RNA sequence: AUUCUGUUUCAGGGCGAGGUGAAAAUCCUCACUGGCGGUAAUCGGAGCCGGCCGCAGCAGGCCGUGCUUCCCGAGAGUCCGCGAACCCUGCGUUUUCGCAGGGCCGAUCCGGUGAGAUCCCGGAACCAACGGUUACAGUCCGGAUGGAAGAGGCAGAAA
Numbered sequence: 001a002u003u004c005u006g007u008u009u010c011a012g013g014g015c016g017a018g019g020u021g022a023a024a025a026u027c028c029u030c031a032c033u034g035g036c037g038g039u040a041a042u043c044g045g046a047g048c049c050g051g052c053c054g055c056a057g058c059a060g061g062c063c064g065u066g067c068u069u070c071c072c073g074a075g076a077g078u079c080c081g082c083g084a085a086c087c088c089u090g091c092g093u094u095u096u097c098g099c100a101g102g103g104c105c106g107a108u109c110c111g112g113u114g115a116g117a118u119c120c121c122g123g124a125a126c127c128a129a130c131g132g133u134u135a136c137a138g139u140c141c142g143g144a145u146g147g148a149a150g151a152g153g154c155a156g157a158a159a
Stems, first nucleotide, its partner, number of pairs: 002158009016030004031139002033128002035082004042074004046068003049064005077126002086103007108124005130142003
């Protein structure tokens, strides 16, 4: 380092300006945000190699269409998979709560480079549960001091 078991911690961002109006962070114009794992031709680090500078010799410094199929880190809201939310059924004396099973579960194109890109570069788009609200909500309030994909720590075991 790997696998398994136990335990523990962590695990979501965003309305600022103007307009209309009796009333809008809900409408209109502009603005702003992007859970988890994977993929990844990208980037960075580190090391190596080469060149140059430097020195008595080291040390050290700078540069590179260079190398590493991975030694480390990062890397897609729209691809693949998942979570949450929502719906149904069953059970627990249960409309509410919990557990189990099932269902549902949003959205991208064009151009460029290239052997290869829905991931890089440029441009233009698009999407975002439920309940609430003086007026319709991705951004406000609420369930939620919840749950969770998963990530890390610790302990034990195995080969």
Description: Predicted 3D model of a 159-nucleotide RNA (FMN riboswitch aptamer (RFN element)) from Berryella intestinalis. The same sequence occurs in records of 2 taxa. The RNAcentral record of the sequence draws on Rfam and Ribocentre.